[in-house]
This is a predicted structure of a 350-nucleotide RNA (Bacterial RNase P class A) from a pig gut metagenome.
RNAcentral holds the sequence, with entries from MGnify.
Rfam family: Bacterial RNase P class A. It is annotated as a ribozyme.
RNA sequence: GGGUCGGACAGCCGCGCGGAGAGUGCCGAAAGGCCCUCUGUGAGGAAAGUCCGGGCUCCACAGGGCAAGGAUAGCGGGUAACGCCCGCCCAAGGCGACUUGCGGAAAAGUGCAACAGAGAUAUACCGCCCUGUAUGGUCUGCGCUGCAGGCCAUGCAGGGCAAGGAUGGAAAGGCGAGGUAAGAGCUCACCCGCCGGCUGGAGACAGUCCGGUGCUGUAAACUCUAUCCGGAGCAACACCGCAGAGGGGACACAGGCUGGCCCGGCCGUCCCCGAGAAGGUGGCUGGAACGCACCGGCAACGAUGCGUCUAGAUAGAUGGCUGUCAAGACAGAACCCGGCUUACAGACCC
Repeated sequence: GGGUCGGACAGCCGCGCGGAGAGUGCCGAAAGGCCCUCUGUGAGGAAAGUCCGGGCUCCACAGGGCAAGGAUAGCGGGUAACGCCCGCCCAAGGCGACUUGCGGAAAAGUGCAACAGAGAUAUACCGCCCUGUAUGGUCUGCGCUGCAGGCCAUGCAGGGCAAGGAUGGAAAGGCGAGGUAAGAGCUCACCCGCCGGCUGGAGACAGUCCGGUGCUGUAAACUCUAUCCGGAGCAACACCGCAGAGGGGACACAGGCUGGCCCGGCCGUCCCCGAGAAGGUGGCUGGAACGCACCGGCAACGAUGCGUCUAGAUAGAUGGCUGUCAAGACAGAACCCGGCUUACAGACCC
C1' cells in the first nucleotide's frame, strides 16, 4: 500500500415477510382476515453524510438555437453515466518503495501587486562615464607680481548607462570573455525559457537536432476557450374510496322556517356525476445483480458458459434469555443502483 472478515457454536422464547396445512374456533353478506401447526428467510461495510452520476415517476416542452446561471478542466481508455476508476505524461515532495494534483488560456482585453523601494511594465536614489563651466590644489613651459596647458578634487549645468549598491515574493534571462568614455545580448561560447520546424509517440509529451526569440506575477480577480446540465423528487406518482360538503335529475306540489300577506329563498326522499380528508392497494424489489470457470486487456473493465435467489416494513420486524469460548469497535435498511467522503475494536492474507 492492497484485499477478506468484522463475534462463534448449541438450546429455549418472541417479531416482520413468504409458502404449506388444519378446525365444529372468532369477525365478515362474500372475498378474505385473525387465531393455531409446520417450514423457509430476515441489515451494513459503511445501511451514515446526502456530496456527485444514473434508473424510475410527474410537471414543462413541436424541434432546434442563443443568452443567463451552474459544473468540470494534462492525455488516452473504462463505464448506462459521472466531478468516479485504470494506465500514462508533467510538476512538486521523499534516500527509497511511493505519495500528492495546488494540471486549460496571462501573446484577446480589463483589474490588482499592500509595506519597502527611485522605479512593479515602468524607473534613475546612490553610483559609473563624457562635455561645458566655476573655484581650489599641484606639475610643466614661457617673454615669470602674470599667462597658457596637463592632471586631481569639489560644486553647478547638460548628456550617456542600466553593469554595481540598496528595496522587494518578483527589478527587463544566468554566467564568463570580448567590447566601450562608461556600459549594455551590443557580439561570442556555454546554460535556461518560449515559439516554429524535424524526429519519436495513438496522445499528453520527449529529444545531446535546426532556426528564431528573451515575453513579471496573479484566472481560489473579472474574463476567454472547450465540454456537459430543463425542474422537482417514492411524503414522486397511479388506482380504489366511507362520512360530510358540491353539481344535475326525478318524486311530492302537501308541509316546516323566513314574513302581517303575496312573490322569492332555505329545508325533504331517491338516483346519477366528477373531485376527494381518513383509510386501503400498487409503486416495492430479479438487478447496469451475485458466485465460479475460462477468454481478451498492463489495468480499470468487457465477452462467453454454468450456477444462485439474496429483507421489503408503513410507526416501521431483524430481538431477548441461558451455557461454553471470546470479551471487542463504528454503527440500524425505508424507491433502487454506480461512486466519493466520513466513522471503525480486533482477526487473517498478499